[in-house]
This is a predicted structure of an 83-nucleotide RNA (c-di-GMP-I riboswitch aptamer) from a marine eukaryotic metagenome.
The sequence is in RNAcentral, with records from MGnify.
Rfam family: c-di-GMP-I riboswitch aptamer. Rfam's curators write: GEMM was predicted in a large-scale screen for bacterial structured RNA regulatory elements.
RNA sequence: AAAGGGCAGACCGGUCGCAAGGCCGGGACGCAAAACCAUUGGGCCGCAUCGGCAUUGGCCGAUACGGUCGCCAGGUUACCGAA
Numbered sequence: 001a002a003a004g005g006g007c008a009g010a011c012c013g014g015u016c017g018c019a020a021g022g023c024c025g026g027g028a029c030g031c032a033a034a035a036c037c038a039u040u041g042g043g044c045c046g047c048a049u050c051g052g053c054a055u056u057g058g059c060c061g062a063u064a065c066g067g068u069c070g071c072c073a074g075g076u077u078a079c080c081g082a083a
Base pairs, nucleotide, nucleotide: 006031007030011026012025013024014023015022016021029070035076036075037074040073041072042071043068044067045066046065048063049062050061051060052059053058
């Protein structure tokens, strides 16, 4: 490169959840791991509590819990085979 294929963004419908978001169906923006791991590190998001600044209702930080693997890295596994 080819062959056989695979997954499924946004959006829409249903459903669960306070929410982020998840699941099912439709649908494909893309993906060579867009398969799995959040009990590997970081980022981002949600929720609550505490503290500070400010004062018409917000901003910053910390802590816990939750989410995101299609945010980055890391780990594990995997089809084909010109090499």